[in-house]
Context: one part of a larger RNA
RNA sequence: GUCUGCGAGUUAGUGUUUGUAGCAAGCUUAAGUCCUUCUGGGACGCAGGCGUAGCGAAAGCGAGUCCGAAUAGGGCGAUCAAAAGUUGCAGGUGCUAGACCCGAAACGGAGGUGACCUACCUAUGGCCAGGUUGAAGCGUCAGUAAAAUGACGUGAAGGACCGAACCGGUGAAUGUUGAAAAAUUCUCGGAUGAGCUGUGGGUCGGAGUGAAAGGCUAAUCAAACCCCGUGAUAGCUGGUUCUCCUCGAAAUGUAUUUAGGUACAGCGUCGCAUGCUGAUUAAGGGGGGUAGAGCACUGAAUGAGCUAGGGCCCAUACCCGGGUACCAACCUCAAUCAAACUCCGAAUACCCUUAAGUGAAGUGCGGCAGUGAGACUGCGGGGGAUAAGCUUCGUAGUCGAAAGGGAAACAGCCCAGAUCAGCAGCUAAGGUGCCAAAAUACCGCUAAGUGGAAAGGAGGUGGGGUUACUUAGACAGUGAGGAUGUUGGCUUAGAAGCAGCCACCAUUUAAAAAGUGCGUAAUAGCUUACUCAUCGAGUGAUCCUGCGCCUAAAAUAAUUGGCGAUUAAGCGGUAUACCGAAGCUCUGGAUGCAUACAUUCUACGGACUGUAUGUGUGGUAGAGGAGCGUUCUCAGAGCCUUGAAGCUGGAUGGUAAUUGAAAGUGGAGUUCUGAGAAGUGAGAAUGCAGAC
Numbered sequence: 001g002u003c004u005g006c007g008a009g010u011u012a013g014u015g016u017u018u019g020u021a022g023c024a025a026g027c028u029u030a031a032g033u034c035c036u037u038c039u040g041g042g043a044c045g046c047a048g049g050c051g052u053a054g055c056g057a058a059a060g061c062g063a064g065u066c067c068g069a070a071u072a073g074g075g076c077g078a079u080c081a082a083a084a085g086u087u088g089c090a091g092g093u094g095c096u097a098g099a100c101c102c103g104a105a106a107c108g109g110a111g112g113u114g115a116c117c118u119a120c121c122u123a124u125g126g127c128c129a130g131g132u133u134g135a136a137g138c139g140u141c142a143g144u145a146a147a148a149u150g151a152c153g154u155g156a157a158g159g160a161c162c163g164a165a166c167c168g169g170u171g172a173a174u175g176u177u178g179a180a181a182a183a184u185u186c187u188c189g190g191a192u193g194a195g196c197u198g199u200g201g202g203u204c205g206g207a208g209u210g211a212a213a214g215g216c217u218a219a220u221c222a223a224a225c226c227c228c229g230u231g232a233u234a235g236c237u238g239g240u241u242c243u244c245c246u247c248g249a250a251a252u253g254u255a256u257u258u259a260g261g262u263a264c265a266g267c268g269u270c271g272c273a274u275g276c277u278g279a280u281u282a283a284g285g286g287g288g289g290u291a292g293a294g295c296a297c298u299g300a301a302u303g304a305g306c307u308a309g310g311g312c313c314c315a316u317a318c319c320c321g322g323g324u325a326c327c328a329a330c331c332u333c334a335a336u337c338a339a340a341c342u343c344c345g346a347a348u349a350c351c352c353u354u355a356a357g358u359g360a361a362g363u364g365c366g367g368c369a370g371u372g373a374g375a376c377u378g379c380g381g382g383g384g385a386u387a388a389g390c391u392u393c394g395u396a397g398u399c400g401a402a403a404g405g406g407a408a409a410c411a412g413c414c415c416a417g418a419u420c421a422g423c424a425g426c427u428a429a430g431g432u433g434c435c436a437a438a439a440u441a442c443c444g445c446u447a448a449g450u451g452g453a454a455a456g457g458a459g460g461u462g463g464g465g466u467u468a469c470u471u472a473g474a475c476a477g478u479g480a481g482g483a484u485g486u487u488g489g490c491u492u493a494g495a496a497g498c499a500g501c502c503a504c505c506a507u508u509u510a511a512a513a514a515g516u517g518c519g520u521a522a523u524a525g526c527u528u529a530c531u532c533a534u535c536g537a538g539u540g541a542u543c544c545u546g547c548g549c550c551u552a553a554a555a556u557a558a559u560u561g562g563c564g565a566u567u568a569a570g571c572g573g574u575a576u577a578c579c580g581a582a583g584c585u586c587u588g589g590a591u592g593c594a595u596a597c598a599u600u601c602u603a604c605g606g607a608c609u610g611u612a613u614g615u616g617u618g619g620u621a622g623a624g625g626a627g628c629g630u631u632c633u634c635a636g637a638g639c640c641u642u643g644a645a646g647c648u649g650g651a652u653g654g655u656a657a658u659u660g661a662a663a664g665u666g667g668a669g670u671u672c673u674g675a676g677a678a679g680u681g682a683g684a685a686u687g688c689a690g691a692c
Base pairs, nucleotide, nucleotide: 001692002691003690004689005688006687011097012096013095014094015093016092017091018090019089020088021087022086023085026050027049028048032044033043034042035041036040054061055060064076065075066074067073100239101238103236107229108228109227111226112225113224119203120202121201122200123199124198125197126196127195128193130162131161132160133158137154138153139152140151141150142149166190167189168188171186172185173184174183205221207217208216209215242627243626244625245624246623247622252265253264254263255262256261266371267370268368269367270366271365272364273363274362276359280356281355282354283353284352285351286350292344293342294341298338299337300336302334303333304332305331307328309327310326311324312323313322314321374399375398376397377396378395379394380393381392382391383390404415405414406413419589420588421587422586424585425584426583430579431578432577433563434562435561439576441574442573443572444571445570456550457549460547461546462545463544464543465542466541467540468539469538477534478533479532480531481530483507484506485505488502489501490500513528517526518525590617591616592615593614594613595612596611597610598609600607601606628681630678631677632676633675634674635673636672637671638670639669646665647664648663653658
């Protein structure tokens, strides 16, 4: 891992509510006793309980009562077509119990077991090859006044040295479902000592022991192990077993030692009641201060004018005064800005009234919930950086709980809401070259494979407008001219059109600048403006707009989905076809609800069945309804050695759970109907046991 079996809302008590049955202003017995056909049944038992009247703390009074001085006023009651309870049984659900099941780490016990591991202590034993070093002391000699001291011997000390046994465990490799739940190999430390070790004994669970690491106390230690309290508790995680039908949420508000929990409300469902109240539409009536706009207030902010005040300059002994390309209030003009500005001011929305509206309904009461982590998209805002698949509100939609078609693929986008069947039809979004169902339609644009990346930039190109020049010859090209006073003056070493400053006149002319650019040391030289000739019809400037261009760099081979496509199969427009979904239609079937009719039954309230019409049937949490199957009990009816159950098999029926014919196997019990009771349904729980 698979298979087989087991495996989770139970039981008791007590409330509440629904259904049902008995009796009813009453209903009911408990313990117990008696009888009996004795795990059972019946009778008695009126103690008690609930109801029939309330109010008050109570005495008490009573359809009233309490507070009160009160005949006031108020609270709680009574009233009405007065008023219905109670006891069983069954279902839902609350509470108390382990209370749907499994799951802690922990806590407590004057309960117990452990020092054969290990820590320390105690008694008594044992062990340490070999080699090295050579302390004190002593002796002899030297030495001294005597000592000290020195030399040589002797001697054999040491938590001394090297190194086996022994004890340890430094580094590495291997091992890592190991040979081993800590080892092996190589290497390494101690090895006469605070050494190692045998045997007996001692100390233990908030306790021991500890050369101290929270270490060790039997592979267990920041409190051992076993048992008990114990089914501790778990606002947490996981799991929770057959079917079909009807409806169908929430992820919000308030509060919370509260934020992943809970309470109440909101939203769901079921029942009863109400009976037009509902969504929505129309008409009428309201209040508002948003969008926008505005500057009348509050503020912000620009320019100009006018002109207080100030600065600076001049002048001044002082007082006066003059100037100002400085700053600047008020005021005037022009043009602006605002969530916390408003002289103004919508659309929507909201409230009320009337009418329509029998539904997508509404409202009240009661039973039972779930939800209280939301997500994205569009629109209106706040926070952030007018960042985020960001965060937080409002509003609408979708997902959540929604399948189908489109967007290549793609919860939240677009279309559209799946009762079932059909080898029928029409459409939506989106599409119609091929992949791939359907147009190789028409008029324009694009040349960039743009389509299939931005600000910014540009004689790309299409369309439209304004304006200038132009057959009295424009624009471009070509030929010719482009001069004189003069090298203008100044400056400068020089400055001659062309470093720089000032001025920028005049003459001859068809025209020609006191010079547009290059150039020279300065001249020179080239060129332009300007003019003529040649040529012969358009040429410039600017604005708006369509589609393109550049901007455009990344690491495996790239991509509009691909192939591919250029008067498109790209982009804009137009027209007509077609394709295209579980949408709509058609044909047939099932089923919920409503209405009508008919049959049967009736406690006259209604119920069952059938037909027709209308309208529904996506669905998580969840509510409600109807069923299938398993084991046992009671009653009735059956089957069985001419073959029961079980097993194999699976025709047939049923929307499904399921039913179960033939045939085979098997060899003794078993089925159906109506009631009843449950150890009543497995695929999941790192489920439990077994097998493989």

Notes: Predicted 3D model of a 692-nucleotide part of an RNA (large-subunit ribosomal RNA, domain II) from a Verrucomicrobiales bacterium. The RNAcentral record of the full RNA draws on ENA. It matches the Rfam family "Bacterial large subunit ribosomal RNA". Gene Ontology terms of the family: structural constituent of ribosome and ribosome. The source organism's lineage runs through Bacteria, Pseudomonadati, Verrucomicrobiota, Verrucomicrobiia and Verrucomicrobiales. Model confidence (mean pLDDT): 85 of 100.